[in-house]
């Protein structure tokens, strides 16, 4: 310098005036709730979006243990409150430059094919001898799977018939492992070498896995984002959760609620019934039209709380770790609306880009920045994003 990639930050700034909301101090008014004024502090994002995951918290419900159904994850190891997330590793894949070709082209690394392949990126990455199922069309045949063309042998009335073959060709996404040699009538793991595959064991590694050795002619494909099997995890619903106050209505209606009780003066005990998806134990309720279960219908649309200091976030430094991250420490930061605030206006500056000038990087003028708005909170993922700045990695070339 060229090319290929990954990450971070900004995405308007400053000042004045006026306005909204929240909060602190002070003053005044008010029985109080609260109202008014002055001076200060705070006020929408990296995604607030999607509602795809995981939790905190609340209720079902008073728990414990187990479990069905259903759902989720899926290479190994670590991180985390947890996760389907993050980090590291393994295997596989795509991939720029590069090399080659008896290819195309006038030529250009311009196209095609083959080889190998950096950083980085991607993987719905457990199991196909547990079972079931599917592989359209084409093709002879799609897994207990095989003869269309063809090769070889014999016979021949020259039309063909019989037998052998699966090496060659064709069909297809995929056709009874691949390449080479021997052998054969022609062939075939039929035999041999190497590769692939199965089994056994050794070495390295926590492991996934990698490498080497021995042995066997060797079971024959794919799909499990088909059912399924295996391992692990998971109760459900959600701030419109839930709690309190006030008020109002219909103290509503229907069906079910098996079979009964015993002792005791009584209290109560035994027993029975009911209660979270199911079972057991404990707890609680009821003992008769009871507790409760199921369904239908009515009232409440008001106010307050939940509501924002948490597994909080974060610059620097120290220690541990390859890293994610963890521990400690000095600091810094931190909307709480309630139909929904976080704004308006003026001035100056202001990127890319456009025009003019000429001194070729300066001057003048114009221009005026994307996606997009909290609603219980947090950790992630995914999607959208004009423009600008910064950092890092890899390959090739040149120079020192």
């Nucleotide at each position: 310098g060229c090319g290929g990639a990954g990450g971070g930050c900004c995405g308007g700034a400053u000042g004045g005036c006026c306005g909204c909301u929240u909060u602190g101090u002070c003053a005044g008014g008010g029985c109080a709730a609260c109202c008014u004024g002055a001076c200060g502090g705070g006020g929408a994002g990296g995604a607030a979006a999607g509602u795809c995951c995981g939790g905190a918290c609340u209720c079902c419900a008073a728990a414990a243990a187990g479990u069905a159904a259903c759902g989720g994850u899926g290479c190994c190891g670590g991180g985390u409150a947890a996760c389907g997330c993050c980090c590291g590793g393994g295997c596989g894949g795509a991939g720029a430059g590069c090399g080659g070709u008896a290819g195309g082209g006038a030529a250009a690394c311009c196209c095609a094919c083959c080889g190998g392949g950096a950083a980085c990126c991607c993987g719905a990455c457990g199991g196909a001898a547990a079972g079931c199922g599917c592989c359209a069309c084409a093709g002879a045949a799609a897994a207990c799977a095989a003869a269309c063309c063809g090769c070889c042998g014999c016979a021949u009335c020259c039309g063909u018939g019989c037998g052998g073959c699966a090496a060659g060709g064709g069909u297809g996404a995929a056709a009874a492992g691949g390449u080479g040699g021997g052998g054969u009538a022609a062939g075939a793991g039929c035999c041999c070498a190497c590769c692939g595959c199965g089994c056994c064991g050794c070495u390295g590694g926590c492991a996934a896995c990698a490498g080497g050795g021995g042995u066997g002619g060797c079971a024959u494909g794919g799909c499990a984002a088909g059912c399924c099997c295996c391992a692990c995890c998971g109760g459900g619903a959600g701030c419109a959760a839930u709690g309190c106050c006030a008020a109002a209505u219909a103290g509503g209606g229907a069906u079910c609620g098996c079979g009964u009780g015993u002792c005791g003066u009584a209290a109560g005990a035994c027993g029975g019934g009911g209660u979270u998806g199911c079972u057991u134990u404990u707890g609680c309720c009821c003992c008769a039209g009871c507790a409760g279960a199921u369904c239908c219908g009515g009232g409440u649309u008001g106010g307050c709380a939940g509501c924002u200091a948490g597994a909080g976030c974060u610059u620097g430094c120290a220690c541990g770790g390859u890293a994610a991250c963890g521990u400690g420490u000095c600091g810094g930061c931190a909307a709480g609306a309630g139909g929904a605030a976080u704004g308006g206006u003026c001035a100056u500056c202001g990127a890319a880009c456009c025009g003019a000038g000429c001194a070729u990087g300066c001057u003048c003028g114009g221009g005026g920045a994307a996606c997009a708005g909290a609603a219980u909170c947090c950790g992630g993922c995914u999607u959208a994003c004009a423009g600008g700045c910064c950092c890092u990695c890899c390959g090739c070339g040149c120079g020192u």
Predicted 3D model of a 400-nucleotide RNA (Bacterial RNase P class A) from Roseobacter sp. Its Rfam family is "Bacterial RNase P class A". Rfam's curators write: Ribonuclease P (RNase P) is a ubiquitous endoribonuclease, found in archaea, bacteria and eukarya as well as chloroplasts and mitochondria. Rfam links the family to the GO terms ribonuclease P activity, tRNA processing and dimeric ribonuclease P complex. The model forms 96% of the base pairs in the Rfam consensus. The sequence is in RNAcentral, with records from ENA.